[in-house]
Molecule: transfer RNA
Organism: Candidatus Yanofskyibacteriota bacterium
């Protein structure tokens, strides 16, 4: 350097262009309990920048950024 794949709460991870952007783990709080732990009940927190196509874009395009693999 060419090519491929990725990228969403703290982590992990799902979501046919109209979702309240869902689950788990963690976290906070409350109940239980002598205390912790476990269990329950509630709660907060997310779409890597920019630009395009669309009424509408986390989803599709395109460009940059990172990160992984393959490879001259």
């Nucleotide at each position: 350097g060419g090519c491929g794949c990725c990228a969403u709460c703290g982590u992990c991870u799902a979501u046919c262009g109209g979702u309240u952007a869902g689950g788990a783990c963690a976290c906070a709080u409350g109940c239980u309990u002598c205390u912790c732990a476990a269990g329950c009940a509630u709660g907060g927190a997310a779409g890597c920048g920019g630009a395009g196509u669309u009424c509408g874009a986390u989803u599709c395009u395109c460009c940059g950024u990172g990160g992984c693999g393959c490879u001259g």